[in-house]
Large-subunit ribosomal RNA, domain I from a Spirochaetota bacterium, 593 nucleotides, folded computationally. It matches the Rfam family "Bacterial large subunit ribosomal RNA". Clan: LSU clan. The full RNA is in RNAcentral, with records from ENA. The prediction has a mean pLDDT of 80.
Context: one part of a larger RNA
This record gives sequence, C1' cells and structure tokens, in this order.
RNA sequence: GGUCCAUGGUGGAUGCCUGGGAGCCAUCUGGCGAGGAAGGCCGUGGUAAGCUGCGAUAAGCCUGGGGGAGGAGCAAACAUCCUGUGAUCCCGGGAUGGCCGAAUGGGGUAACCCGGCAGGCGGCGAGCCUGUCAUUGCAUGCUGAAUCCAUAGGCAUGCAAGGCGAGACGCGGGGAACUGAACCAUCUCAGUACCCGCAGGAAGAGAAAUCGAACGAGAUUCCCUGAGUAGCGGCGAGCGAAGGGGGAAGAGCCCAAAACGCUGGUGUGUCAAGGUGUGGGCCGUUGCACCGGCGUGGUUGGAGGGCGGCAGUCUGGGGGCCCAUGACCCUAGGCGCAGUGAGAAACCGGACAUCUAGCGGAACGCGACUGGAAAGCGCGGCCAGAGAGGGUGAUGGCCCCGUACGCGAAAGGUGUCCGGCUGCGUUUGCCGUACCUGAGUAUGGCGGAGCACGAGAAACUCUGUCAGAAGCUGGGGCGACCACGCUCCAAGGCUAAAUACGGGAUGGCUACCGAUAGAGGACGAGUACCGUGAGGGAAGUGGUGAAAAGCACCCCGGAAGGGGAGUGAAAGAGAACCUGAAACCGUGGACCU
Repeated sequence: GGUCCAUGGUGGAUGCCUGGGAGCCAUCUGGCGAGGAAGGCCGUGGUAAGCUGCGAUAAGCCUGGGGGAGGAGCAAACAUCCUGUGAUCCCGGGAUGGCCGAAUGGGGUAACCCGGCAGGCGGCGAGCCUGUCAUUGCAUGCUGAAUCCAUAGGCAUGCAAGGCGAGACGCGGGGAACUGAACCAUCUCAGUACCCGCAGGAAGAGAAAUCGAACGAGAUUCCCUGAGUAGCGGCGAGCGAAGGGGGAAGAGCCCAAAACGCUGGUGUGUCAAGGUGUGGGCCGUUGCACCGGCGUGGUUGGAGGGCGGCAGUCUGGGGGCCCAUGACCCUAGGCGCAGUGAGAAACCGGACAUCUAGCGGAACGCGACUGGAAAGCGCGGCCAGAGAGGGUGAUGGCCCCGUACGCGAAAGGUGUCCGGCUGCGUUUGCCGUACCUGAGUAUGGCGGAGCACGAGAAACUCUGUCAGAAGCUGGGGCGACCACGCUCCAAGGCUAAAUACGGGAUGGCUACCGAUAGAGGACGAGUACCGUGAGGGAAGUGGUGAAAAGCACCCCGGAAGGGGAGUGAAAGAGAACCUGAAACCGUGGACCU
C1' cells in the first nucleotide's frame, strides 16, 4: 500500500407519506371601470421582520340573518382584553376606503411637487380641512368677429366615452417568410403567423332579385354524409366544392314610397277656391305649388300597396256652421290577442324554483388476547334510502366529521308563472284607376379581388376608374351567349335557438405525478438572483413524535458539543430530527506484498 470481515462518520439515494400539481367531465357564470377599475406604493397589531386581512373608522366599523362556546389570523409566549345582554366564526346589505395608476386642476423621474375658486377652522398669522376645477363626442341654451344678415369662435348645462381583462372564442382593416414544388419564378405555406380597430356572452349570418331541374324545395347556423367526388392546377406540387340525403335547432318581422292629416320655411296669388261625403241651406277669406318635420298609412312576386266605387262587422258618450244620415274623427267600457325577446316601452306586487350561510340525519359492546396505543384478534349484537370518503395512538358501516335521504333565508342575485301595467284590434272580397314599390343603383368597358375555380368558354359576388338604364306592358337569375321555359323581386333595416371559447365559481372523476416527479413555484415564488431594458429566473428549500411529553437535575467544556438522569413504544425519533443506499473518510481484526 492492497484485499476481505466487522463497526462508525459523511452523504441524502430508496421506501412510505402529501398541505401541491396535471388532465377530463358536469352545472353555473362570462365582465370590472370617472360612484375612480385591474394592478401597485405606503401604512395599519401592546410587543410585529414576513405572509394574510384591512385603510388615518386601518387583522377592523354599522346592520340583517346563520350559529352556540369559546375567542383576540398564519403563530408560540407574555401582557391586556372580549364573550349566554350571544363573542370569535360564516353569509347578505351598507359605511370608511391614505397615495399612485385611464388618472382627469397644473406639473412630474408613478406612489411626489405646486395651484385656482367656494365654504369652514385658525395667536383669523403661517397654515389646515371639505367640496370642486382634464380632454373628446353628442344634445340644448346663451353669446358672438373680420362682415349687414350670418358663420367661425367663446361660454354654460346635461349625457356619454377613455382604461383593464383569458396569450381563449368573434367580426372587420392590413398582411409575411421560412417551407413544399427534391432547383425556382406562377403556385404552395396562407388569408396562416403577426399588427391594428371594434364587440359580445357569444359573435357573425339570417327570412330569397335563393337553389333546383323540367320534379320540386322554401331564412340562417352547426354536425354527419354526399366526397377526396365534380372540378381547379408550371393539369406539377397541390387545392378542393355544391345541390341532394340524415340530424341539432326552429321565428319571424319593421321601414322607404304612393295617399291623408297637422305643422315650419320659400315662392306665388287674389273673390272663388274653401268650409265633412251626400241632399238642402248657410258661412265666407286664406288658398295653391315646392322643400322639410311629425303622425296615420304601407311592406310584396300566384305581384303587393295606395286612391275611387260597391258589399259586409260589440256597446255607450261626444264633435264639426245648421238639420238628417253614413265607420269621418275623438273618447270610455266590454271582449279578444299580445308584451319587456327582433318586432314600442317603464316599473310594481305575488307565488314557486334556484344560488349566496346553514340544520336534522340510523346502528356496539365485552375481553383476563397481542401491543406504547385497538380500529387487529376472539366472543356476542345492531343499522343500512347511509358498506362514498376522511379522521381518531394500527386495519372502525355502528367513536368523530360525514354519507343516503330530508329540511332551511331577514337580505341580495337569477329564472318561470300569475296579476297590475302597457300596446294592438273590422278585416276582407269584387270592380275600376295606373299614383307607389329603395339610382350615380343595376348593367357595360378597363384595373384588381372574392368565389374550390390560377383569364380560362368564366357565369356569379365585391369595387378603384370611365360610362350609365328600365322603372310593373318593369327587373334579376338559371356557369360565355341566344331562344323558349322555369324561378325570384336587388340597390333600407332588425332578429332568439342549435354553434365557438374557457378567465371565474362549485362539484366530481382518473390503468395522472408523488418532492431531480407533478406547475417555474407543495416551503415568505414569478421570490432570491441576473439584465440599462424588453426579459430571464433558481434551490440538493417538504417529513421529530400518537402527543412537545422539545431532555428538570448532575458532570466535562469558555462555548459548541458530549456523558449520565428523565420523557417516550422507540432518542441509533433530540429539532443538522422517518427510513438512511453508494461514492468518499476513519477505527479494529485477518491475510497478501
């Protein structure tokens, strides 16, 4: 020096555990914000560094309910208190809520600095307190230049907006490249990524100028199929429908216009227009045209509507210059229908359901057995609409919390129904008339884009540009185009559900992880730390014990540490604490050299 045996140290593998995480499902919810959000800074406790809570009323204040014996958070200890006059705790409503932040009186290097006005306090001094003062848009009113009217501008008041959020879902405006084509340019990737705008709990779409094929269907959306078909395509790579069929869901409506009434403006005009339809009388100066506003009317393709005529339909009251008559108008009631949903709009009451605290809830004992401990074992019982699960000194249906089942709300939220309330209500038929039915539109040329469709035989949709209709005896479509035929009514608008997503809440589940795993984060983690910054980002940071019973007392030592004693089942469980592998470092022994 080595090998082996034994026994230690170090170290933190392994096993077991779980307060954390992962994924999925269901139900609910889907917004917050100038009434100041999200997120922060700074404070706040008797002692208080961190976390949590809260805000100068500061681990809290008021109130309504629940609950019923302890309580003053994590988190000990001391001190001091609270509590059956019901605390702590849980739920609803309210109050307070420093400073920054859209940040909004002005400024600013966020959490700071400096003001105006009004009121209050103040040795009415300094100063302090309360309220208020941003911008933009819209509406209304006042005021008001150059410049007469006017307009611009100014001022006031009212309402609204702004920012944040899930790196999700939606719609719109822009819009790549790598890549693929075994190169590459059309093409592809892809209208993807990304940027911007806007919104909702969904969004968008949506009630045929649709499809279809000679039969017919009847808004939209989503799924399956049709079908990798028909097609498109340097006919390469590749892209890729629709009708139809089967399902989910199911809903239809309102304007513009014609016409009538009222009304504002402009123009024009005078004694016959007009005054209610008819008949008769009477009155008699404001009538007509155009433009605009409000109301009524009206909404479609087998055309529909208006206007005129005829026919037909609850009751009462009233009206017009007079009388009569008439659905000409107003009003009340009854009846009917409908409604806060797209179709007009606001609120109140009641019932029920449900959410936000909770409440009840069956049934076991013994043992002299093992053990530190019984839930194990033995013996004898019981409940079960409950033998899900967790806890308790080990493995408990009957010990505790629960579970099945049942019950519960003063207050606030949501939903359904009823009522109040509100809205509407005779509609149609026949005949006539030719008044209306969305114009710089349809359509065409040129340039582009979208359609599965790359200019192609290229229809259809959108439109930058240039042209530019018909108008119901009208117009669009049917994949160039024409005819016949079929079909539909553009150039205005609204519209639930079926669909997409998953931030938040609750519950559940798992041939998901078990501390180098599972989230980056089980632990004061987006922390420490790094970076000018955008940003990056840890830990070999979990575990005594059933219970602190966390070692009184003695000894060595300055201490650390250790030896006794004691606690405990165990201290070789002593906080550097369950188990405690290996590398590595010792001690003792045997053997080899």